[in-house]
Context: one part of a larger RNA
RNA sequence: GGAUGAACGCUGGCGGCGUGGAUAAGGCAUGCAAGUCAAACGGGCUGUAUAGCAAUAUAUAGUCAGUGGCAGACGAGGUAGUAAUAAGUAGGUACAAACCCCAAAGUCAGGGAUACCUCAUCGAAAGAUGAGUUAAUACUUGAUGGUCUCUUCGGAGUAAAGAUUUAUCGCUUUGGGAUUGGUCUGCUCGGUAUCAGCUAGUUGGUGAGGUAAAAGCUCACCAAGGCUAUGACGCCUAGGGGACCUGAGAGGGUGACCCCCACCGAUGGAACUGAGAUACGGUCCAUACACCUACGGGUGGCCGCAGUCGAGAAUCUUCCGCAAUGGACGCAAGUCUGACGGAGCGACGCCGCGUGAACGAUGAAGUCCUUAGGGAUGUAAAGUUCUUUUGCCAGGGAGAAAGUUUAUUGAUAGUACUUGGCGAAUAAGAGGUUGCUAAACUCGUGCCAGCAGCAGCGGUAAUACGAGUGCCUCAAGCGUUAUCC
Numbered sequence: 001g002g003a004u005g006a007a008c009g010c011u012g013g014c015g016g017c018g019u020g021g022a023u024a025a026g027g028c029a030u031g032c033a034a035g036u037c038a039a040a041c042g043g044g045c046u047g048u049a050u051a052g053c054a055a056u057a058u059a060u061a062g063u064c065a066g067u068g069g070c071a072g073a074c075g076a077g078g079u080a081g082u083a084a085u086a087a088g089u090a091g092g093u094a095c096a097a098a099c100c101c102c103a104a105a106g107u108c109a110g111g112g113a114u115a116c117c118u119c120a121u122c123g124a125a126a127g128a129u130g131a132g133u134u135a136a137u138a139c140u141u142g143a144u145g146g147u148c149u150c151u152u153c154g155g156a157g158u159a160a161a162g163a164u165u166u167a168u169c170g171c172u173u174u175g176g177g178a179u180u181g182g183u184c185u186g187c188u189c190g191g192u193a194u195c196a197g198c199u200a201g202u203u204g205g206u207g208a209g210g211u212a213a214a215a216g217c218u219c220a221c222c223a224a225g226g227c228u229a230u231g232a233c234g235c236c237u238a239g240g241g242g243a244c245c246u247g248a249g250a251g252g253g254u255g256a257c258c259c260c261c262a263c264c265g266a267u268g269g270a271a272c273u274g275a276g277a278u279a280c281g282g283u284c285c286a287u288a289c290a291c292c293u294a295c296g297g298g299u300g301g302c303c304g305c306a307g308u309c310g311a312g313a314a315u316c317u318u319c320c321g322c323a324a325u326g327g328a329c330g331c332a333a334g335u336c337u338g339a340c341g342g343a344g345c346g347a348c349g350c351c352g353c354g355u356g357a358a359c360g361a362u363g364a365a366g367u368c369c370u371u372a373g374g375g376a377u378g379u380a381a382a383g384u385u386c387u388u389u390u391g392c393c394a395g396g397g398a399g400a401a402a403g404u405u406u407a408u409u410g411a412u413a414g415u416a417c418u419u420g421g422c423g424a425a426u427a428a429g430a431g432g433u434u435g436c437u438a439a440a441c442u443c444g445u446g447c448c449a450g451c452a453g454c455a456g457c458g459g460u461a462a463u464a465c466g467a468g469u470g471c472c473u474c475a476a477g478c479g480u481u482a483u484c485c
Base pairs, nucleotide, nucleotide: 001485002484003483004482006481007480008479009478010477013353014352015351016350017349018348019346020345026309027308028307030306031305032304035070036069037068040067041066043064044063045062046061047060048059049058050057051056077264078263079262087188088187089186090185091184092183093182095181096180097179100177101176102175103174104173105172106171107170108142109141110140111139117132118131119130120129121128122127148157149156150155162169163168190236191235192234197227198226199225202224203223204222205221206220207219208218209217239261240260241259242258243254244253245252246251266287267286268285269284270283289300290299291298292297317343319342320341321340325339326337327336328335329334356386357385358384359383366377367376368375369374391422392421393420394419395418396417400412429474430473431472432471433470434455435454436453440469441468442467443466444465450457451456
């Protein structure tokens, strides 16, 4: 000199774009953050129409809990763990795949349950039990078989689901694609030897099991191997990369925001479902903590968005909207979306603008200095003329909207922008002034009070302390502290 997710002190006009819990992965009140489909299914309720004296029946529109499907493994958050089952890079293959695209073939015949509901019972609640009844794209049996598995090569076994307003949407099987993932290998990637030996499923083989898949992945038997001063093993520290800061570069430092990957979800463990999880807002068990209780028993997990307490030098609103982009579901209309789009707060950072311009000397007054003559502040002020960036008031007022089915649809926002009006009006400080280092005089103090980055200054004439005046530098900032180059 540059830099920062900064903090502190003094000061503070505006706008744009960014950015903001770095400490306690400490505890959390409250609200919201994952639903959707009635064109899979039976039923309840409401409305309308028709028939009927009425009960009711049929049709149709809407809505609700339940069965069922898909989603919930994404998106959002955090960096605790992990020095290698991570990451980066270059390759390999013994594998898998819901949704999507292309192509081909098929979609036949049956069955028994069950939720909802009704009745009964238990419980403070959470909830649970029994009996009866009903549907399906829920479950299940058979048929067919190019595919796949087994085979004594004769054969045996293996699939499907319908809905409908007739537009279509589905279902099963096979082959291919797209993309995603699993898995394996080489190389690279901290400190420490005041850690020198480590290892029995350990290293390899055979056989079996297991997996989507290779493999000590697991097991039985056999052999005695495997790693290591080119640092094994242990201990400490740490998410990795793209990147960011600095530097002429080589290098050094960092890993905030944004993107990719990994891992985590109070702590520890486990599986279920599923194409995919050993699953943040699913299940089970244990532990700690907290809450409710009728004391018998139950409930919970903000490292989602806001917000609160705590600890801390320190870090924001319990805001608006699904209009746009994207996602889930749905034929669609649409619903949901604290993702996202926006607004709010903070000079936290960068950038831009302003705090007026021109003229104006008797160089006014005041203040400071003085050799008492004068000098400085200083064209500065006053005054005259002008402008209106900004500000305030009033009028107009976007683009972002593409799409969909004609209609309609903007949170931001009456914002940006624009037109007119008003009036210099609404707006300057901080640090320094001995040398390094740009800028000096007077008074006070008297090794005191104090200053200080280093040298150093202060003991009666202090340009170094305190104040005043002048001056210098930067400027809505200026200084200090911390850290890196």
Molecule: small-subunit ribosomal RNA, 5' domain
Organism: Candidatus Tayloriibacteriota bacterium